This is a predicted complex of two RNAs, RNase P RNA and transfer RNA, with 448 nucleotides together. The prediction has a mean pLDDT of 79. Rfam match: Bacterial RNase P class A. The family's RNA type in Rfam is ribozyme.
RNA sequence: GCGGGGCGCCGGGCGGCCGCGCGCGGGGUGCAAGCCCUGCGGGAGGAAAGUCCGGACUCCACGAAGCGACGGUGCCGGGUAAUGCCCGGGCGGCGCAAGCCGACGGAAAGCGCCACAGAGAAGAAACCGCCUCGGGUCCGCCCGGGGCAAGGGUGAAACGGUGGGGUAAGAGCCCACCGGGGGGGCGGCAACGUCCCCCGCACGGCAAGCCCCACCGGGAGCAAUGCCGAAUAGGGGCCGCAGACGGGGUGCUUCGCCUCGCGGUCCGGGUUGGCAGCUUCAGGUUCCGCGGCAACGCGGGAUCGAGAUGAAUGGUCGCCCAUCCGGGCUCGCCCGGGGGACAGAAUCCGGCUUACAGGCGCCCCGCAUAU
RNA sequence: GGGCCCAUAGCUCAGCUGGAUAGAGCAGCCGACUUCUAAUCGGCAGGUCGAGGGUUCGAAUCCUUCUGGGCCCGCCA
Numbered sequence: 001g002c003g004g005g006g007c008g009c010c011g012g013g014c015g016g017c018c019g020c021g022c023g024c025g026g027g028g029u030g031c032a033a034g035c036c037c038u039g040c041g042g043g044a045g046g047a048a049a050g051u052c053c054g055g056a057c058u059c060c061a062c063g064a065a066g067c068g069a070c071g072g073u074g075c076c077g078g079g080u081a082a083u084g085c086c087c088g089g090g091c092g093g094c095g096c097a098a099g100c101c102g103a104c105g106g107a108a109a110g111c112g113c114c115a116c117a118g119a120g121a122a123g124a125a126a127c128c129g130c131c132u133c134g135g136g137u138c139c140g141c142c143c144g145g146g147g148c149a150a151g152g153g154u155g156a157a158a159c160g161g162u163g164g165g166g167u168a169a170g171a172g173c174c175c176a177c178c179g180g181g182g183g184g185g186c187g188g189c190a191a192c193g194u195c196c197c198c199c200g201c202a203c204g205g206c207a208a209g210c211c212c213c214a215c216c217g218g219g220a221g222c223a224a225u226g227c228c229g230a231a232u233a234g235g236g237g238c239c240g241c242a243g244a245c246g247g248g249g250u251g252c253u254u255c256g257c258c259u260c261g262c263g264g265u266c267c268g269g270g271u272u273g274g275c276a277g278c279u280u281c282a283g284g285u286u287c288c289g290c291g292g293c294a295a296c297g298c299g300g301g302a303u304c305g306a307g308a309u310g311a312a313u314g315g316u317c318g319c320c321c322a323u324c325c326g327g328g329c330u331c332g333c334c335c336g337g338g339g340g341a342c343a344g345a346a347u348c349c350g351g352c353u354u355a356c357a358g359g360c361g362c363c364c365c366g367c368a369u370a371u
Numbered sequence: 372g373g374g375c376c377c378a379u380a381g382c383u384c385a386g387c388u389g390g391a392u393a394g395a396g397c398a399g400c401c402g403a404c405u406u407c408u409a410a411u412c413g414g415c416a417g418g419u420c421g422a423g424g425g426u427u428c429g430a431a432u433c434c435u436u437c438u439g440g441g442c443c444c445g446c447c448a
Stems, first nucleotide, its partner, number of pairs: 001367010012320007020043001022041008045342001049353002052351005057221004070217005075089005090104001091102004105212002110210002112206003127152002129148008160178006179201001180199008225276004235267007246260005269447003281305001283304009321340001323338007372444007381397004390428001399415005421437005
């Protein structure tokens, strides 16, 4: 220098003016509610998105536990509030390498499927072919019996592979190596690895088909849920419980007073208001120390903090920055113009996935060259 | 905001316990019948099965990510 890989970060900046909605104040006006003026503070994201997982929170159901059904997860170990996430390791695949990718339990519990082609598709088979015996012959071969599965052919897949021996021809028939199965030793928490012995080999594939095994899961979701108000026809059907020492309303409560079935659900009717939930917590960022390979944990410090409800977070001007186009030239600057990705909170948090112009930092690998 | 479902020819639908040419009706085109049209009869064309990726020998069908569309959920009594 060229090419590649990993990790992390930014997502235009500064200033002026005018706005938007939120919080805390000040002033004016008003009985008050409110309205008007004004000051200060803070106001989108890495994905706020998809709603694919996991939780917090709230309500509903439920005596507890177990079993079953249904759904999910799926090599092993660890992390975490939890996870299908993350980290580390194993095995397999890709790459010269740095590294990357993997829905990666069980097919020897059972059922099912394997189209077409092919002789034969899971206890099997012989189309061409090879060998042999008998017969025939026009000497090319043909017919019949038997042996075989090496070679050809079909297929996605053909009942171990390669080489040698052996044989009439062949075949784990025999041998070596590879693959496979069983047992044992050693290492490792484990997945697994490795060594030794035994077995000629029996056991094809599909579980993102049913299924088996292990583990996890009660249901619904902030339009949850609670409270206040307005309005209406407080009407009807069904179910459950009550039928009075009770229920509902008022009220700080006892008392008192008023009222009479109450609760659920469906139809019908009314309304489209307010408050709480609501944003400060498993919180983010960052620094130091300790433990850990790491994810992460523990301790201490600093700093940051939108809460709207038809729904704010914007517009404009100037300068600068990255970049593109045209022109000039003193060759790295000047002039003019364009122009800034994906997108946008809605109860909150941890992940994953998807979208994304352009740019920055650190580390590593390969090739070439120089030292 | 939350939950659920769907997508196959121009339109409406089958097929979706995987198997190779993806079917049906209507609409369209051509021909026959008719003086002409309609109806009827015969024939033909028309499909990235919403898009990408994966599992599998093989995907409209199974899994997954995205795209588009539809339905339901408020409060009071």